This is a predicted structure of a 117-nucleotide RNA (Glycine riboswitch aptamer) from Azospirillum sp. B21. The model forms 85% of the base pairs in the Rfam consensus. Lineage of the source: Bacteria > Alphaproteobacteria > Rhodospirillales > Azospirillaceae > Azospirillum. It was read from a public genome assembly, where an Rfam model found it.
RNA sequence: AUGAUCCCUCGCGGGAGAGAUCGCUUUCGAGACAUCCGGGAACGGGUAGCCUCGCAGGCGGCGCCGAAGGAGCAACCGCCCCCGGAAACUCUCAGGCAAAAGGACCGCAAGGGGAUA
Numbered sequence: 001a002u003g004a005u006c007c008c009u010c011g012c013g014g015g016a017g018a019g020a021u022c023g024c025u026u027u028c029g030a031g032a033c034a035u036c037c038g039g040g041a042a043c044g045g046g047u048a049g050c051c052u053c054g055c056a057g058g059c060g061g062c063g064c065c066g067a068a069g070g071a072g073c074a075a076c077c078g079c080c081c082c083c084g085g086a087a088a089c090u091c092u093c094a095g096g097c098a099a100a101a102g103g104a105c106c107g108c109a110a111g112g113g114g115a116u117a
Stems, first nucleotide, its partner, number of pairs: 006113004011108004019062001021061006028054004033049001034047005063097003069093001070091003076085003
């Protein structure tokens, strides 16, 4: 000087589980009814009054999931103790339970850091 393994970042690809749950409420959209206007009628426009459906938001309830994050214990490791680190195990605070988004982890490529063989 070069320099695997290692760490971090970014990009691409793959990536599971569990109610499209119930009730109330709000906005928006669609449809029907009602009503008003125009019209001979068909039909068109307005009202959001009333009902239904759909998405989303808020609140509350029951059920469930673990692979963001978090917490706990532990094999094990550091060094005998203390102490510290430590999982895909456990808990479910958080998060999630159609799709979308997210997603531990894996693969590929690039950049940066450090430096043993």